Transfer RNA from Blastocladiella emersonii ATCC 22665, 74 nucleotides, folded computationally.
[in-house]
RNA sequence: GGCCCCGUGGCCAAGAGGAUUAAGGCGUUGCUCUCCUAAAGCAAAGAUCGCGAGUUCGAUCCUCGCCGGGGUCG
Numbered sequence: 001g002g003c004c005c006c007g008u009g010g011c012c013a014a015g016a017g018g019a020u021u022a023a024g025g026c027g028u029u030g031c032u033c034u035c036c037u038a039a040a041g042c043a044a045a046g047a048u049c050g051c052g053a054g055u056u057c058g059a060u061c062c063u064c065g066c067c068g069g070g071g072u073c074g
Stems, first nucleotide, its partner, number of pairs: 001073007010026003028044005050066005
């Protein structure tokens, strides 16, 4: 350098059929319970979906470029 795959809350991760409030788990915060803590239960906050452009009435999703990571070929 060519080709392929991946990038979504602090961490992991679903959605890939374009429009629905972007699921879920861990973690965090508050409350309940307890003598206290842990466990358990309830509730809440936290994502402009790597960056930019294009297509479209409308893009996390399709197209192109770039960045980062992994694999493979030379």

Rfam family: tRNA.